Order: sequence, then C1' cells, then structure tokens
RNA sequence: UCCCCCGUAGCUCAGAGGCAGAGCAUCCGAUUGUUAAUCGGACGGCCGGUGGUUCGAUCCCACCCGGGGGAG
Repeated sequence: UCCCCCGUAGCUCAGAGGCAGAGCAUCCGAUUGUUAAUCGGACGGCCGGUGGUUCGAUCCCACCCGGGGGAG
C1' cells in the first nucleotide's frame, strides 16, 4: 500500500428496507424454614461516525474511525 471479515443493551450474539430482539448479567416479585435452583416481571440501544440513495435505512452505496485476518 492492497484485499476480505467484523462494529447492534454492561457481556455474547440475532435481525439484511417498514415502530430493534434473545440469552446471560442487574433489579423487583413468586416459590422455599433459609440459601441455591426454578418461574414471572422490569430496567437497559437515537444500531461506530459523516454524507448519499429511498416515501422510509440497523439493513443498500461512498468515505472515515476502531478491531481481526490475508497478500506484497
């Protein structure tokens, strides 16, 4: 310098144009003589940034930033 992949909740990851989800964690409750386990609920995100396309973008396009891998 070039090519590829990734960036979404505190963590691990889904979602691939039409109001953003799960598991774990945290908090509250049920159960239990108590704890653990189990079950129910709540909280938590302007989707890495800036532009563009579109009636509409987490999703498509360009550039940039960060992480990983490869080529020279």